[in-house]
Molecule: transfer RNA
Organism: Minisyncoccota bacterium
RNA sequence: GCGGGAUUAGUUUAGUGGUAAAACACGACUCUUCCAAAGUUGAGUCGGGAGUUCGAUUCUCCCAUCCCGCA
Numbered sequence: 001g002c003g004g005g006a007u008u009a010g011u012u013u014a015g016u017g018g019u020a021a022a023a024c025a026c027g028a029c030u031c032u033u034c035c036a037a038a039g040u041u042g043a044g045u046c047g048g049g050a051g052u053u054c055g056a057u058u059c060u061c062c063c064a065u066c067c068c069g070c071a
Base pairs, nucleotide, nucleotide: 001070002069003068004067005066006065007064010024011023012022013021018054026042027041028040029039030038047063048062049061050060051059
């Protein structure tokens, strides 16, 4: 330099044009003499920008970071 892939909550991962989800973690409550465990409940998320579309996490382009391959 060229090609391919990944980026979603604090962490690990689903999801794939039509209200974004789970587990762990975090807050509150219940239980317990206390702690732990368990249960109920709550907050928090689509890497950045532009485009297409009635509607974009999803499709297209650019950029950033990381990984793989070729040279």